Context: one part of a larger RNA
RNA sequence: AUUGAACGCUGGCGGUAUGCUUAACACAUGCAAGUCGAACGGCAGCAACAUCUAGCUUGCUAGAUGGUUGGCGAGUGGCGGACGGGUGAGUAACGCGUAGGAAUCUGCCUUAUGGUGGGGGACAACCCGGGGAAACUCGGGCUAAUACCGCAUAUGCUCUUCGGAGUAAAGCUAGGGAUCUUCGGACCUGGCACUAUAAGAGGAGCUUGCGUUGGAUUAGCUUGUUGGUGAGGUAAUGGCUCACCAAGGCGACGAUCCGUAGCUGGUCUGAGAGGACAACCAGCCACACUGGGACUGAGACACGGCCCAGACUCCUACGGGAGGCAGCAGUAGGGAGUAUUGGACAAUGGGCGCAAGCCUGAUCCAGCAAUGCCGCGUGUGUGAAGAAGGCCUGCGGGUUGUAAAGCACUUUCAAUUGGAAGAAAGAUUUAGAGUUAAUACCUCUUGAAUAUUGACGUUACCAAUAGAAGAAGCACCGGCUAACUCUGUGCCAGCAGCCGCGGUAAUACAGAGGGUGCGAGCGUUAAUC
Numbered sequence: 001a002u003u004g005a006a007c008g009c010u011g012g013c014g015g016u017a018u019g020c021u022u023a024a025c026a027c028a029u030g031c032a033a034g035u036c037g038a039a040c041g042g043c044a045g046c047a048a049c050a051u052c053u054a055g056c057u058u059g060c061u062a063g064a065u066g067g068u069u070g071g072c073g074a075g076u077g078g079c080g081g082a083c084g085g086g087u088g089a090g091u092a093a094c095g096c097g098u099a100g101g102a103a104u105c106u107g108c109c110u111u112a113u114g115g116u117g118g119g120g121g122a123c124a125a126c127c128c129g130g131g132g133a134a135a136c137u138c139g140g141g142c143u144a145a146u147a148c149c150g151c152a153u154a155u156g157c158u159c160u161u162c163g164g165a166g167u168a169a170a171g172c173u174a175g176g177g178a179u180c181u182u183c184g185g186a187c188c189u190g191g192c193a194c195u196a197u198a199a200g201a202g203g204a205g206c207u208u209g210c211g212u213u214g215g216a217u218u219a220g221c222u223u224g225u226u227g228g229u230g231a232g233g234u235a236a237u238g239g240c241u242c243a244c245c246a247a248g249g250c251g252a253c254g255a256u257c258c259g260u261a262g263c264u265g266g267u268c269u270g271a272g273a274g275g276a277c278a279a280c281c282a283g284c285c286a287c288a289c290u291g292g293g294a295c296u297g298a299g300a301c302a303c304g305g306c307c308c309a310g311a312c313u314c315c316u317a318c319g320g321g322a323g324g325c326a327g328c329a330g331u332a333g334g335g336a337g338u339a340u341u342g343g344a345c346a347a348u349g350g351g352c353g354c355a356a357g358c359c360u361g362a363u364c365c366a367g368c369a370a371u372g373c374c375g376c377g378u379g380u381g382u383g384a385a386g387a388a389g390g391c392c393u394g395c396g397g398g399u400u401g402u403a404a405a406g407c408a409c410u411u412u413c414a415a416u417u418g419g420a421a422g423a424a425a426g427a428u429u430u431a432g433a434g435u436u437a438a439u440a441c442c443u444c445u446u447g448a449a450u451a452u453u454g455a456c457g458u459u460a461c462c463a464a465u466a467g468a469a470g471a472a473g474c475a476c477c478g479g480c481u482a483a484c485u486c487u488g489u490g491c492c493a494g495c496a497g498c499c500g501c502g503g504u505a506a507u508a509c510a511g512a513g514g515g516u517g518c519g520a521g522c523g524u525u526a527a528u529c
Stems, first nucleotide, its partner, number of pairs: 001528003005525005012376006018369002020334001026331002029329003034079003039076002042072002046070003049066008086287003095212007104204003109200007117151001119149002126141006156167004171192006179186002213259003220250003225247008262284004266277004289310005312323004340366001342365003348362001349360004379409004389400004413470001415465005422456001427450005432444003473518005478499003484513005494501002
């Protein structure tokens, strides 16, 4: 000088940052990933409408029917649950950092070129029946799709013996003048989807040089081991795996083994060189009760998915089941020690959706803590009778001390009252341009208008009101080291970082008066330079 600190005494306000460093110990409860009806069949619930019936107050109430409409539980389907959030157990490694490389993949997004034709059979939901305490499950029947499967076509792409062979797709919605119509629509146009290919952007996988902790009281280690040929496997290279062949490969420039440890940008210190550390924030990695495994998918071997084994907890009708806070709060435990079972999606960002919007413990805020840093205040001026009181005294006085009182002022902060940024988008209307058969619709751009949208919030900030009013402690005073006397005690009680004080005149113990230092803090302990 510093700290994610703790402890003791004390404590007025604000801003800002930070807050389980220990048990990767166990977890009650709530929430943390959904969304789309403009993919689909539908209609459990709510609302509207229509029809019927009843009561009558003749336009109200009640009941029934109808998916007709707004919507929508459960279900099929799509996209997202691989991001965001947490933790640092493992890992001494191409894990990380830095600089390169070639044998790769890539949903959504952007650019470009083509295409989107015609068919089929199912399975949920639902209905019927059965089993089970439950979790759940079995059988039969009906049905839709952007679910699934053939056929056609192939700009291309893949394979090729260069003859050829193989390989896609899906619709939904808005508007509409002719024409056709079974009155549903066809058809046209726009938008969003879908499919093939090429490129881009961003992302991911692989690989190499160099760097990356301690121990030699660890000196030899290795058999898929090192290399080759061939095959398999992968998105892709490769002993990645296998068969055969060769006998290699690493090591005092420290292999192997043991211990410790996530790495980095950085942080602390220091004039620097260096040393120590890796909280918060940011990048990468690893993990998700312990161990193993794959499935789905563009992407996982997947924190809030699945299967198996194990430990633990819970339910049970004993046959069988359920669970995983190292997400946000919170509980128990451990510990010197670390916060609320809060508010809101208003802003920023993310997922889904044409959109409105929904979801979001990400995030933004609030609460708690002097835990750190920064700022402010606890008054200002005047005031000698040098008051009273305290303490000391050589008894004259000295000191506390302009300190107080008194007089004259001020009102920051706190208190009370009133006003008030953070809001732009989006929606509706309208002007222009594009698209188009079209003045619809839709898209774009900029402009205008209208009514709104704030958790924080009794906000920041501004103004007004009253009154010195509500606001100072802690450690030290023998030397180092700024600051001295009295009383008590008598090697006792005690102090102490080092030297050392105390055995009757203690500036070193304890108290008092006085002083010194820092100040909403001050000391102590621990740790680093």
Molecule: small-subunit ribosomal RNA, 5' domain
Organism: uncultured prokaryote